[in-house]
RNA sequence: CCUGUGGGAGAGACCGCUCUUCAUUGAAGGAGGAGCGGCGCCGAAGGAGCAACCGGCCCCGGAAACUCUCAGGCAAACGGACCGCAGG
Repeated sequence: CCUGUGGGAGAGACCGCUCUUCAUUGAAGGAGGAGCGGCGCCGAAGGAGCAACCGGCCCCGGAAACUCUCAGGCAAACGGACCGCAGG
């Protein structure tokens, strides 16, 4: 570094509009899903920035769980830094 496996947080199931599905004779309305717009938020995919510190050919390089929030995320699911175990 790779594979398998276990654990794994935070933050609106927000508001408005449109489309669609379900039940109903039909409409309004209800629930689910999708799209667009708006404001509020989160930091632990990734990315970027500064820096303690480290290395060297002395002005270059490496560098965080800090910072930013571009991306990503804010019910569940998926994802998920990091940690444990097994193997290569």